This is a predicted structure of a 71-nucleotide RNA (transfer RNA) from Pentapodus setosus.
The RNAcentral record of the sequence draws on ENA.
Model confidence (mean pLDDT): 80 of 100.
[in-house]
C1' cells in the first nucleotide's frame, strides 16, 4: 500500500436458499441435613447497510472488526 481467510448465544463449534442445532455457562424447580453431582425445564445469538429472490444466515457487494501472505 495490495492481496487472501473468517465474522452465527457469554463461551466453543454445527448448519443449510423456506422461521438456527448441540455442548457448556447462566436462571428456576426437584433431590440433599448443607454444598457439590445429577434430573426436569427455561433463557440467550447469524458483524452493518443495500442487491437478487415469493423467500438470505446462506449467494452478490460496499463498510467495519480479527487473522494471515507479499513489499
Nucleotide at each position: 500500500a495490495u492481496c487472501c481467510u473468517u465474522c452465527u448465544a457469554g463461551u466453543a463449534u454445527a448448519g443449510u436458499g423456506g422461521u438456527a442445532a448441540u455442548a457448556u455457562a447462566g436462571g428456576u424447580a426437584g433431590c440433599u441435613u448443607c454444598c457439590a453431582a445429577c434430573u426436569a425445564c427455561u433463557u440467550g445469538a447469524u458483524u452493518u447497510u443495500g442487491g437478487u429472490u415469493c423467500g438470505a444466515u446462506u449467494c452478490c457487494a460496499u463498510a467495519g472488526a480479527a487473522g494471515g501472505a507479499u513489499a